[in-house]
RNA sequence: CCAGAGGGUCGGGCGACCGCGGCUCCGCGCGAGCGGAGGCGAGGAAAGUCCGGGCUCCACGGAAACGACGGUGCCGGCUAACCGCCGGCGGGGGCGACCCCAGGGAAAGUGCCACAGAGAGCAGACCGCCGACGCCCCUCGGGGCAGGCAAGGGUGAAAGGGUGCGGCAAGAGCGCACCGCGGGCCUGGCAACAGGGCCGGCACGGCAAACCCCACCGGGAGCAAGACCGAAUAGGGGCGCCAGAUGGGCAUGUUCCGGCCCGGCGCCCGGGUUGGUUGCUGGAGCCCGCAGGCGACUGCGGGCCUAGAGGAAUGGUCGCCCAUCCCGUUCGCGGGAGGACAGAACCCGGCUUACAGACCCUCUGGCGCU
RNA sequence: UGCCCUGUCGUCUAAUGGUAAGACCACGGACUCUGACUCCGUUAAUUGUGGUUCGAAUCCACACGGGGCAUCCA
Numbered sequence: 001c002c003a004g005a006g007g008g009u010c011g012g013g014c015g016a017c018c019g020c021g022g023c024u025c026c027g028c029g030c031g032a033g034c035g036g037a038g039g040c041g042a043g044g045a046a047a048g049u050c051c052g053g054g055c056u057c058c059a060c061g062g063a064a065a066c067g068a069c070g071g072u073g074c075c076g077g078c079u080a081a082c083c084g085c086c087g088g089c090g091g092g093g094g095c096g097a098c099c100c101c102a103g104g105g106a107a108a109g110u111g112c113c114a115c116a117g118a119g120a121g122c123a124g125a126c127c128g129c130c131g132a133c134g135c136c137c138c139u140c141g142g143g144g145c146a147g148g149c150a151a152g153g154g155u156g157a158a159a160g161g162g163u164g165c166g167g168c169a170a171g172a173g174c175g176c177a178c179c180g181c182g183g184g185c186c187u188g189g190c191a192a193c194a195g196g197g198c199c200g201g202c203a204c205g206g207c208a209a210a211c212c213c214c215a216c217c218g219g220g221a222g223c224a225a226g227a228c229c230g231a232a233u234a235g236g237g238g239c240g241c242c243a244g245a246u247g248g249g250c251a252u253g254u255u256c257c258g259g260c261c262c263g264g265c266g267c268c269c270g271g272g273u274u275g276g277u278u279g280c281u282g283g284a285g286c287c288c289g290c291a292g293g294c295g296a297c298u299g300c301g302g303g304c305c306u307a308g309a310g311g312a313a314u315g316g317u318c319g320c321c322c323a324u325c326c327c328g329u330u331c332g333c334g335g336g337a338g339g340a341c342a343g344a345a346c347c348c349g350g351c352u353u354a355c356a357g358a359c360c361c362u363c364u365g366g367c368g369c370u
Numbered sequence: 371u372g373c374c375c376u377g378u379c380g381u382c383u384a385a386u387g388g389u390a391a392g393a394c395c396a397c398g399g400a401c402u403c404u405g406a407c408u409c410c411g412u413u414a415a416u417u418g419u420g421g422u423u424c425g426a427a428u429c430c431a432c433a434c435g436g437g438g439c440a441u442c443c444a
């Protein structure tokens, strides 16, 4: 210098003027309110609503259970929790930095494996190889049959271990060596797993993002949850559940017995309204430093307060500068365009997706020079 | 704001994980003097990107698009 890999930060800046939404203070006013000053006012994703939690209400004898259903799935850790994160293990890719993996169980069972192909699940012989042993023919070279084989070809995503040597009529784990696979042993490691040697001639194809099995997790709904106040309406009707005790009312002149109605909750029909307060923003909070840990993270100390609207504010204009793009160029510069994705709505931790551009750190490969 | 459903030719529907089918529409041709009807033929789709699988419209994940429901009082 070129080509890459991983991680982080920012995501226009400054000033003036005019506006918008809350808050605090001051002044005026009996009050409604008016005026002034100060301070605050979108994001890394506020998004998608894909997960997890806080909070609230509902349900609940047993219930922190079982079943159904849904989810998670190598091991260890972090965390309030998680399908998240960190560190390892195994597999795959890359020369490498590094990247990717829904990565439990297929000898519990069921199911599927189209087409092609002889044969697709404990299968099979189309082409092919042999025809030693046995039979037939024969010109003694050979040919045919019975039979043997699965090496090679061919089909397929996949054909019941791979390579080599031996062996054989031809072959074949038939025998042997190495690799793979299975079983149990030893060593290391918390574990996943790794290494070593022993035995076995190979049985046990693939698919569980097919049903399923195993282990673990999950009660349901969501701030339009929920609570309070006010206005208005026909304080109406139906169904279900609870209580049906006392009491009250109705019909009768009175009493007793009996009957009907009057209560609460939920759903539906019908009706009314389109108001206010609260939940509401100080919290698993942010920044800095120290300590522990490889790390995720945790502890301690100090500092800070940082939107809280409710059809919903956070905007507009001008000047200078920075970055980007276009045109011209005498390479000094001049002119013009113009700010990426996007917009809080109860809060928080993640994931995923969108994003013009700028900057920083670490590392890898190649080339050149010293 | 929250919750839920859904996506296949231009339209309406099909399709056990195994060549995406049918009807209407459109276009071309035949029939007819012309048109309609009828007949024959053609074009045309799995919302997108990844993953699982030998193989995906179908199974899974993430996006994108469309649709629906939910205010309060009594």
Stems, first nucleotide, its partner, number of pairs: 001366010012321007020041002023038006043341001047352002050350005055222004069218005074088005089103001090101004104213002109211002111207003126153002128149003134145004161179006180202001181200003185196004226278004236269007247262004271443002285304008324337005371440007380394004388424001396412005417433005